Predicted 3D model of a 73-nucleotide RNA (transfer RNA) from Stomatobaculum longum. A source record names the gene trnG.
RNA sequence: GCGAUAGUGGCGUAGUUGGUAACGCGCGACCUUGCCAAGGUCGAGACCGCGGGUUCGAGUCCCGUCUAUCGCU
Numbered sequence: 001g002c003g004a005u006a007g008u009g010g011c012g013u014a015g016u017u018g019g020u021a022a023c024g025c026g027c028g029a030c031c032u033u034g035c036c037a038a039g040g041u042c043g044a045g046a047c048c049g050c051g052g053g054u055u056c057g058a059g060u061c062c063c064g065u066c067u068a069u070c071g072c073u
Stems, first nucleotide, its partner, number of pairs: 001072007010025004019056001027043005049065005
């Protein structure tokens, strides 16, 4: 230098014929208990690496760019 893959709540992931972003752990409140833990109920939290474009509508398609991993020269 070229190519491939990945980037989504605090962490790990899902979301793929474009149509209201989901789950687990963690966090907060409450219930339960003499207390803790465990269990149960409810809740907060990401608008999707960044910037554009297409579209009525983009995490998803297109372009550019950044980072990481792998491969080639």

The source organism's lineage runs through Bacteria, Bacillati, Lachnospirales, Lachnospiraceae and Stomatobaculum. Its mean pLDDT, the model's own confidence on a scale to 100, is 80. The sequence is in RNAcentral, with records from ENA, MGnify and Rfam. It matches the Rfam family "tRNA". Rfam classes the family as a transfer RNA. Rfam describes the family as follows. Transfer RNA (tRNA) molecules are approximately 80 nucleotides in length.